The RNA shown here (c-di-GMP-I riboswitch aptamer) has 89 nucleotides and comes from Sulfuricaulis limicola. The model forms 95% of the base pairs in the Rfam consensus. The coordinates come from a structure-prediction model, not an experiment, and the mean pLDDT is 85. NCBI's taxonomy places the organism under Bacteria, Pseudomonadati, Acidiferrobacterales, Acidiferrobacteraceae, Sulfuricaulis. RNAcentral holds the sequence, with entries from Rfam.

RNA sequence: UUCUGUAAAUGGCUACCCCGGCCGAAAGGCCGUGGACGCAAAGAUACCGGUCUAAGGGGCAUGGGCCCUAUGACAGCGGGUUUGCCGGA
Repeated sequence: UUCUGUAAAUGGCUACCCCGGCCGAAAGGCCGUGGACGCAAAGAUACCGGUCUAAGGGGCAUGGGCCCUAUGACAGCGGGUUUGCCGGA
C1' cells in the first nucleotide's frame, strides 16, 4: 500500500421503546436517563437513484378541502466519494 473481517483487545455507535427538556409547518432533528434489535465504518458527505414531508409558491375548488412542487428531511434504503481503529493475509 492492497485485500480481508473467522477468533481476540481497547473501545465506539444505537433501530425501537420509557421518561424529561428543546427546535421545526411537517417530515424529521438535538440534548440527557434507562433498556435494547443490530452495526467493522450504523464515521463524514444529499453527488446518483429511492423514500418521507409540503411551510412557501402554483393550479382547482369555495362546507374550508384536493392536486403539483424541495429551497426541508432520511447517511440504520441502495450506490458513489472521502477519512479512520484493531486483527489476519